RNA sequence: GGGCGUAGUUCAAUGGCAGAACGAAAGCUUCCCAAGCUUUAGAUGCGGGUUCGAUUCCCGUCGCCC
Repeated sequence: GGGCGUAGUUCAAUGGCAGAACGAAAGCUUCCCAAGCUUUAGAUGCGGGUUCGAUUCCCGUCGCCC
């Protein structure tokens, strides 16, 4: 100097309700387990700025990679 940081994990979301898969919990089913089905909880690294509105744009800062 450049890039990245979003759910427990891996990833979406180019200014307008933050989603998916896997995972977790509960329920149904089963003699039991597994599988299957349904439901639920859970996240924008941190601090500011711009804007009616910021994951998104700008500044700083922290961490990781080159």